[in-house]
Molecule: Bacterial RNase P class A
Organism: Demequina sp. B12
RNA sequence: UGAGUUGGCCAGGCGGUCGCGUGAUCGAAAGAUCCCGAGGAACGUCCGGGCUCCGCAGGGCAAGGUGAUGGCUAACGGCCACCCGGGGUGACCCGCGGGAAAGUGCCACAGAAAGCAAACCGCCGCCAGCCUCGCGGCUGGUGGUAAGGGUGAAAGGGUGAGGUAAGAGCUCACCGCGUUUCCGGUGACGGGAACGGCACGGUAAACCCCACCUGGAGCAAGACCAGACAGGGAACGAUUGAGGGCGGCCCGCCCGAGUUCCCGGGUAGGUUGCUGGAGCCCUGGAGCAAUCCAGGGCCUAGAUGGAUGACCGCCCGGUGCGCAGGCAGCAAUGCGGCGCACAGGACAGAACCCGGCGUACCGGCCAACUCAUCCG
Numbered sequence: 001u002g003a004g005u006u007g008g009c010c011a012g013g014c015g016g017u018c019g020c021g022u023g024a025u026c027g028a029a030a031g032a033u034c035c036c037g038a039g040g041a042a043c044g045u046c047c048g049g050g051c052u053c054c055g056c057a058g059g060g061c062a063a064g065g066u067g068a069u070g071g072c073u074a075a076c077g078g079c080c081a082c083c084c085g086g087g088g089u090g091a092c093c094c095g096c097g098g099g100a101a102a103g104u105g106c107c108a109c110a111g112a113a114a115g116c117a118a119a120c121c122g123c124c125g126c127c128a129g130c131c132u133c134g135c136g137g138c139u140g141g142u143g144g145u146a147a148g149g150g151u152g153a154a155a156g157g158g159u160g161a162g163g164u165a166a167g168a169g170c171u172c173a174c175c176g177c178g179u180u181u182c183c184g185g186u187g188a189c190g191g192g193a194a195c196g197g198c199a200c201g202g203u204a205a206a207c208c209c210c211a212c213c214u215g216g217a218g219c220a221a222g223a224c225c226a227g228a229c230a231g232g233g234a235a236c237g238a239u240u241g242a243g244g245g246c247g248g249c250c251c252g253c254c255c256g257a258g259u260u261c262c263c264g265g266g267u268a269g270g271u272u273g274c275u276g277g278a279g280c281c282c283u284g285g286a287g288c289a290a291u292c293c294a295g296g297g298c299c300u301a302g303a304u305g306g307a308u309g310a311c312c313g314c315c316c317g318g319u320g321c322g323c324a325g326g327c328a329g330c331a332a333u334g335c336g337g338c339g340c341a342c343a344g345g346a347c348a349g350a351a352c353c354c355g356g357c358g359u360a361c362c363g364g365c366c367a368a369c370u371c372a373u374c375c376g
Stems, first nucleotide, its partner, number of pairs: 001372010012315007020037002023034004039347001043358002046356005051218004058251004063214005069081004083097001084095004098209002103207002105203003120149002122145010157175006176198001177196008222272004231263006243255003279298008316344001318342006326335003
């Protein structure tokens, strides 16, 4: 200097004029004054909760969710650390990470063959026939073989040496695999040693098995006040128990005298829930970290056809064009100066609240780390 990887932050500021919303104070009222007034995602509604209601959340089945280990958290499918596997030169990134010897299914096509084994081309032995001066060659049969070649995602451990008629864990060395054991670690797991020739492939984001977890509905929840109400028909039942206890089914338990369905009519306004929180900021301590503890400080929208806007000036930042030719540098190039114009531009707007995840995004800033090249 270039190219990357990871993490964090910002998302305009100040002033004036006019105009909006909540709250507070003053005022008989009109109104006046003061404080405050959208986001990093407010989006998605994918998870987990707080809160509210139903409620005996009793047992079982089914269904759904998660899936290495250890921590954090109110909890989670989240976060942190770390193990294993894979990718990358690397910083780092990725993982539907338990089980294939409980069972079922699948492995297309190609290939001889994709599960109890097998022989397409080959290699070797024996027999017969033919050819040849001979070496030897060709054809057929039979036996052995799976080292070589081909097919494929995968061919029944791999590499090398010996051995063999030719070969093969047939033998040996190393690797792999299995068993036993020692050491380290909280653990997943890692490392060492000894013994054994050992071969029952792959696939579970296929069904399934295992372990753990799970009542339901949701602020249009719910509470209070106000307002209005017209019937008609049918079914079942009244202790021989209709109906109900709101994810599905069964059992058990409880409530229970009216319940349910169809047609049709009337009312539906207001208050609350509604913002002081698993809250935010600063300092110190513990921890690799996520986070936790202690002390101090702060109160920052609560609308309901739904508020926060417009204009002006300055600063800041950006884009385009032009001018000059400053600084660094060998150079490439980078940084900066002046003028004009443009527009505060991206993604995007709270509606009970919070913790995550995912997605979108103009422009900018900061830090650490990796690789390459050059110079000293």